[in-house]
RNA sequence: CACAUAUCCAGAGAGGCGCGGAGGGUUCUGGCCCGAUGAAGCGCCCGGCAGCCUGGUCUUUGCCACCAAGGUGCCAACGCCAGCCCGGUAACGGGGACGAUAGGGC
Numbered sequence: 001c002a003c004a005u006a007u008c009c010a011g012a013g014a015g016g017c018g019c020g021g022a023g024g025g026u027u028c029u030g031g032c033c034c035g036a037u038g039a040a041g042c043g044c045c046c047g048g049c050a051g052c053c054u055g056g057u058c059u060u061u062g063c064c065a066c067c068a069a070g071g072u073g074c075c076a077a078c079g080c081c082a083g084c085c086c087g088g089u090a091a092c093g094g095g096g097a098c099g100a101u102a103g104g105g106c
Stems, first nucleotide, its partner, number of pairs: 001105001003104001005102004013046001015045005023034003028083004047075003051072003054068004079098001084095004
């Protein structure tokens, strides 16, 4: 880089301190929620979760399951809800698009 693949309705502090000073909820729009009892961002510290990679246990092998937490990632609300398509009177259901993460590839 966004090329293909997989996962995203679960889990775990929206923690503490300092800087910062008006926004944020990962494109945009409409909602809704959070924010001067300080948003985003940056730094330090402690704790935790377990999706992918890794190590291990089980196993004839593999799968599954379980353990660890080394590499990453993550720790408000389903990726907060919806917007596109299909079904439906509607509620709603199914599928997409986009986004994020991982290993692979370039």